[in-house]
Context: one part of a larger RNA
């Protein structure tokens, strides 16, 4: 000198764009943050309409609503950085050892039966949470049977490769599967092949400190056989062998999420990993599996633990490192806001519903950038202040005064784009009466902070008297202090200026 997710002191006019718990991965009141589909299904059936009516009502239509069965989603999106020195990450390869819902292309099929369980009804337990028993019922829920080129396994043929092996065709044997709803089109279901996307696994290389850690290791290292997995593997197990790693730093200890990048620097390098993007890990702590294409699952389940809450003492409920917000910690970090209008996501044929993702608004000079606090003229160099050699000097064209201008703020009127789209149409913007435009009034509402001994730009007076104090280094202060305090003046920056901390 530069930089910062900064803090502190003094000061503070406006706007745009960013950015804001670095500390206690401390504990959390309250609200919201994941639902949707009636074009899968049985019920419940409001408004309203039609018919009959002995007016009380009955029948039919209609479908709002409600929970349930079922499907898809809930594994995304959002948060955090605790753990992790590891194939976690980066980069480059490999899988002849793998999976992939929804999506795209392509081939074939969609036949025939059955029995249940919720909802509901009856009875019933419990304070509650939540149940129990019996009975009825539907389906794209569940279970059989038939078919099956192809799929999987075995044998044969052929082609190929990179060791295990891979591809193709034909024959024979065995295994297992289809579901309807709406109908105008359609949307679907099952089984193959291919693609795309997403993932899983393996390997080479690379990136912290410590030797005041020198030896480490028994599933350890390898083999055979098996189990397990979507898949290789000591991943797991039995048996066998005695290996494997290490001064090119094993093992141990400390620290730490990694990267794209960011800061600095001429570069080499050094430091950092906040915001944004990619990957990983975690979700009160520890463990476990279930469902599923995908989880060992933040707002799912089970067990144990700590903590908090409810209780009729028998028993139950909870998990903000989602968005706000509270307490606490701290030098320190925001609103319990608006909207789904846009972008994106889930469901749905669609209308649409949901979306604290997101878009916006609010707060903070926290940062960067821009603008303003007026412009021109004006000497009898006014008054006042300060200094003085008492002549004057300086503040100083500064003010007054004259002539102008009106950015920004203020007031009045007008007033968007973002809307491509969706919807038959009407219509549809949170931001927002915002941005912007036109007009009105008046210099009117808007300047501070640090420094002035040298380094380093800027000097006098008074007070103080090694006191009070200053200080980044050298050093000032003990009666003439340009170094302390105040004043006048000056210098430097400026809505900021200084100080502190950290890095180069």
């Nucleotide at each position: 000198g530069g930089a910062c997710g900064a803090a502190c002191g003094c000061u503070g006019g406006c706007g745009g764009c960013g950015u804001g718990c670095u500390u206690a991965a401390c504990a959390c009141a309250u609200g919201c943050a994941a639902g949707u589909c009636g074009a899968a299904c049985g019920g419940u059936g409001a408004a309203c309409c039609c018919u009959c009516c002995u007016c009380g009502g009955a029948g039919g239509g209609g479908g709002a609503u409600c929970a349930g069965u079922g499907g898809c989603g809930a594994a995304c999106g959002g948060g955090u950085g605790a753990g992790u020195a590891a194939c976690a990450c980066g980069u480059g390869a490999g899988c002849a050892a793998c999976c992939u819902g929804c999506c795209c292309c392509u081939g074939g099929c969609u036949c025939u039966g059955g029995g249940a369980c919720a909802a509901c009804c009856a009875c019933u337990g419990g304070a509650a949470a939540c149940g129990g028993u019996g009975g009825c019922u539907a389906a794209u829920a569940c279970c059989g049977g038939a078919u099956a080129c192809g799929a999987c396994c075995c044998a044969c043929c052929u082609c190929g490769g990179c060791a295990u092996c891979g591809g193709g065709u034909g024959u024979g044997g065995g295994u297992g599967g289809a579901a309807a709803g709406u109908u105008u089109u359609u949307c679907g279901g099952c089984u193959g092949g291919g693609g795309a996307u997403g993932g899983g696994c393996u390997c080479g290389c690379g990136g912290c400190c410590u030797a005041u850690c020198a030896g480490c290791u028994u599933g350890u290292u390898g083999g055979u056989g098996g189990g397990g997995u979507g898949a290789u593997g000591g991943c797991c197990c039995a048996c066998c062998a005695a290996g494997g790693c290490g001064a090119c730093g094993a093992c141990g200890g400390g620290u730490a999420g990694c990267c794209g990048g960011c800061c600095u620097g001429a570069g080499a390098g050094g430091g950092c990993g906040a915001c944004c993007g990619g990957c990983c890990a975690c979700a009160c702590u520890g463990g476990g599996a279930c469902u599923g294409a995908g989880a060992c699952a933040c707002g799912g389940c089970c067990c144990a633990g700590a903590c908090u809450c409810c209780u009729a003492c028998g028993g139950g409920a909870g998990g903000c490192a989602g968005c706000a917000g509270u307490g606490g910690g701290g030098a320190a970090u925001a609103u319990u806001g608006c909207a789904c209008a846009a972008u994106g996501g889930g469901c749905g044929a669609a209308a649409g519903c949901c979306u604290g993702a997101u878009g916006c608004a609010g707060c903070g000079a926290c940062g960067c950038c821009g603008c303003g606090u007026g412009a021109g003229g004006g000497a009898u160099g006014a008054c006042g202040g300060c200094c003085u050699u008492c002549g004057g000097g300086u503040u100083g064209u500064a003010a007054a005064c004259c002539u102008c201008u009106u950015u920004c703020a203020g007031c009045u009127c007008c007033g968007a784009a973002g809307a491509a789209g969706c919807g038959c149409a009407a219509g549809u913007g949170a931001c927002g009466g915002u941005a912007g435009g036109a007009g009105c009034a008046g210099a009117a509402g808007a300047a501070g902070c640090a420094c002035c001994g040298g380094c380093u730009a800027a000097c006098u007076a008074c007070g103080u008297g090694c006191c009070a104090g200053c200080a980044g280094c050298c050093g000032c202060g003990g009666u003439a202090a340009u170094a302390c305090g105040u004043a006048g003046g000056g210098u430097g920056c400026a809505a900021g200026c200084g100080u502190u901390g950290u890095c180069c």
This is a predicted structure of a 504-nucleotide part of an RNA (small-subunit ribosomal RNA, 5' domain) from Kineococcus vitellinus. It matches the Rfam family "Bacterial small subunit ribosomal RNA". Lineage of the source: Bacteria > Bacillati > Actinomycetota > Kineosporiales > Kineococcus.